Predicted 3D model of a 422-nucleotide RNA (Bacterial RNase P class A) from Nocardioides sp. Model confidence (mean pLDDT): 76 of 100. It matches the Rfam family "Bacterial RNase P class A". The family's RNA type in Rfam is ribozyme. Lineage of the source: Bacteria > Actinomycetota > Propionibacteriales > Nocardioidaceae > Nocardioides. The sequence is in RNAcentral, with records from ENA.
C1' cells in the first nucleotide's frame, strides 16, 4: 500500500420565508360561568429502526385460575435477566491460510413410518455381471483297448446351488489394510487401524476432555415424520378497563335549512347516531332456566332471572396516558452478559391522527492537480484550486426488554492475510 474479519459511532449544522400539534400566559368574543373559539407571546415536539407484530414481560379485566387428559412451547453446558425463542462465556461438530464465521445442537441401540431417480437389492438387504464346485446336453483333443467302449482334460449351452472379495447403480449397498483359511469366498479367524458400547483412573461446577482395559459389537440417514424424555405454560387484550350516567323517562353527541352579529360567536326547525327505557312470546325460581372456571371430561362455584323478537341502531367526551425493569455520569464487583452504590436530569402525547415544505450558505467525505513538509525508501501528512456528493430507510399511538427486516454519505478502534521498501 492492497484485500479482509470483528466491534462501535453518526443518522447533519446555521439563516430566511411559509405552515402544523401539545402545554402555559395575556387580550378579545360568547354563553348554561366553567369552558369554547380567535389573535399574540413563551416553551416543547419521532427513530435507529418509531417498522414487521415473531418472542417475553409490566398493566387491566375475567372467580387470584381445581384435577386428569389433550394441545402448545423450549431443547449442548454454566451463568445473566422481571422474563424470553434474548444476551454472555464455554463445550461439541462443520467451514476458512487466518482474523473469524456457521449449527432448526436431547433421543434413531423403545417402537412405527419414510428414503425420489438409478439399481438385482434401500435395512436384521441383495445374486445383474463376475468367481466356484456340481448335474445334464453338445463339439473337438489325449491315452488305453478285447473296436463294444473306458479314463483324463478343454470349450460352449442349460438347471438348481454356494459366494458380498471384484465390477456396476446410487446421496447412501452392512468397517479399512494385510494375512490365514476356503471349491470360491466371507470378522469365519488373526494382527494393526478406525468407530461404538461397557468398566475403571485423572481433570473440569458442568457440557466434555485425556488415558487404561474388556467386548468381533461394526448397529445407515430422517425426530422442522409420528413418537419417547426433561422442563415451562389459565384466558383475553388499551377496541383492556374505568367514568360522565341520574331523573320526573328522558338524555348525550354530530350534522344542520334559516335568523342575529363586521368577526370569533350565538339561537335553531329538522335529520342522523348512541345510552337509558318500553312492548310481545318462550323457558325458569332449590325437582332450579341459565351462566362461569375460555379444547374435552370430572369436579367446584354463581344463580332469579334468562333467551328470542320489535321500537332500534352498539355512539360521543374524559381518565387510563407519559416517573419508568427510566436516561446520563462516576465508582466498585465480574472474563463477559450484568449487578451494587453515589450523583444529576424529567424529555412528544396526536385520535383522520401534529412533528413539515422551499431557498441560500456550510461542515463532513470522494476524485484530480499544484505546492510545502517528513522519511534512506516503499510512502505518509498538511495547505490551496477545480469538480462531485451534500443522502437513504422510514415515521410514535398503553409502556418496556429482545429478535428480525429496511437503509445513506461516511467515520473510529482492534485484529488477520498478501505485497512493496529498508
Nucleotide at each position: 500500500g492492497g484485500g479482509g474479519c470483528u466491534g462501535g459511532c453518526c443518522g447533519g449544522g446555521c439563516g430566511a420565508c411559509c405552515g402544523c400539534g401539545a402545554c402555559c400566559c395575556g387580550c378579545g368574543u360568547c354563553c348554561u360561568c366553567g369552558g369554547a373559539c380567535g389573535c399574540g407571546g413563551g416553551c416543547c415536539g419521532a427513530g435507529g429502526a418509531a417498522g414487521g407484530u415473531c418472542c417475553g414481560g409490566g398493566c387491566u379485566c375475567c372467580g387470584c385460575a381445581g384435577a386428569g387428559c389433550g394441545a402448545g412451547g423450549u431443547g449442548g453446558u454454566g451463568g445473566g435477566c422481571a422474563a424470553c425463542a434474548c444476551c454472555c462465556a464455554c463445550c461439541c461438530g462443520g467451514g476458512g491460510u487466518g482474523a473469524c464465521c456457521c449449527g432448526c445442537g436431547g433421543g434413531a441401540a423403545a417402537g412405527u413410518g419414510c428414503c425420489a431417480c438409478a439399481g438385482a437389492g434401500a435395512g436384521c438387504a441383495g445374486a445383474c455381471c463376475g468367481c466356484c464346485a456340481u448335474c445334464g446336453g453338445g463339439u473337438g483333443c489325449c491315452g488305453a483297448u478285447c473296436c463294444g467302449u473306458c479314463g483324463g482334460g478343454a470349450c460352449c449351452c442349460g438347471g438348481g446351488g454356494g459366494u458380498a472379495a471384484g465390477g456396476g447403480u446410487g446421496a447412501a449397498a452392512c468397517g479399512g489394510u494385510g494375512g490365514u483359511g476356503c471349491a470360491a469366498g466371507a470378522g469365519a479367524c488373526c494382527a494393526c487401524c478406525a468407530g461404538c458400547g461397557c468398566u475403571c483412573c485423572g481433570g473440569g461446577c458442568g457440557a466434555c476432555c485425556g488415558g487404561a482395559g474388556c467386548g468381533g459389537c461394526u448397529c445407515g440417514g430422517c425426530a422442522a415424520a409420528c413418537c419417547c424424555c426433561a422442563c415451562c405454560c389459565g384466558g383475553a387484550g388499551c377496541a383492556a378497563g374505568g367514568u360522565c350516567a341520574a331523573g320526573a323517562a328522558g338524555g348525550a353527541c354530530a350534522c344542520g335549512a334559516u335568523c342575529c352579529g363586521c368577526a370569533a360567536g350565538g339561537a335553531g326547525a329538522g335529520u342522523g347516531u348512541c345510552c337509558g327505557c318500553g312492548c310481545g312470546c318462550a323457558c325458569g325460581u332449590c325437582c332450579g332456566a341459565g351462566g362461569g372456571c375460555u379444547g374435552c371430561u370430572c369436579g367446584c362455584c354463581c344463580g332469579a332471572g334468562u333467551g328470542c323478537g320489535c321500537g332500534g341502531g352498539u355512539a360521543g367526551g374524559c381518565c387510563g396516558c407519559a416517573c419508568g425493569a427510566g436516561a446520563c455520569c462516576g465508582u466498585c464487583g465480574g472474563c463477559a452478559a450484568c449487578g451494587g452504590c453515589g450523583g444529576u436530569c424529567c424529555u412528544a402525547g396526536a385520535u383522520g391522527g401534529a412533528u413539515g415544505g422551499u431557498c441560500g450558505c456550510c461542515a463532513a467525505c470522494c476524485g484530480u492537480g499544484a505546492c510545502g513538509u517528513c522519511g534512506c525508501g516503499a510512502g505518509g501528512c498538511g495547505u490551496c484550486a477545480c469538480g462531485g456528493c451534500g443522502a437513504a430507510c422510514a415515521g410514535a399511538a398503553c409502556c418496556c426488554g429482545g429478535c428480525c427486516u429496511a437503509u445513506g454519505a461516511g467515520c473510529c478502534a482492534g485484529c488477520c492475510c498478501c505485497u512493496c521498501c529498508g